[in-house]
RNA sequence: GCCUUAUCCAGAAAGACAGAGGGAAUUGACCCAAUGAAGUCUUGGCAACCCUUACGAAAGUAAGAAGGUGCCAAAUUCAACUCCGAGAAAUCGGGGAAAGAUAAGUU
Numbered sequence: 001g002c003c004u005u006a007u008c009c010a011g012a013a014a015g016a017c018a019g020a021g022g023g024a025a026u027u028g029a030c031c032c033a034a035u036g037a038a039g040u041c042u043u044g045g046c047a048a049c050c051c052u053u054a055c056g057a058a059a060g061u062a063a064g065a066a067g068g069u070g071c072c073a074a075a076u077u078c079a080a081c082u083c084c085g086a087g088a089a090a091u092c093g094g095g096g097a098a099a100g101a102u103a104a105g106u107u
Base pairs, nucleotide, nucleotide: 001107003105004104005103006102007101008100013043014042015041016040017039021032022031023030026080027079028078029077044072045071046070049068050067051064052063053062054061055060076099081096082095083094084093085092086091
């Protein structure tokens, strides 16, 4: 990297260095940013996928947080493709897909 499965409207930031961008990609919208973006480091935190314990035949339920990941603006920021509903229309509401992210497994 490919593939499989699960989850994605909850939650959680300070400091130092740095110095102009950032929110995955394309298009559009909308945001964040010199009251300091990206990135790096330190410390802190969130969560509970793996994990630990108890119960259970199992599915699972409850509790925990030492360790392996992950994460700490906004729903994965929103839309895009498709289906359904409302509407005269603009548009709005909902389901699904695609793409993406993370975990566990597989090759």
Model confidence (mean pLDDT): 87 of 100. Predicted 3D model of a 107-nucleotide RNA (SAM riboswitch aptamer (S box leader)) from Chitinophaga pinensis. Lineage of the source: Bacteria > Pseudomonadati > Chitinophagia > Chitinophagaceae > Chitinophaga. Of the family's consensus pairs, 97% are formed in the model.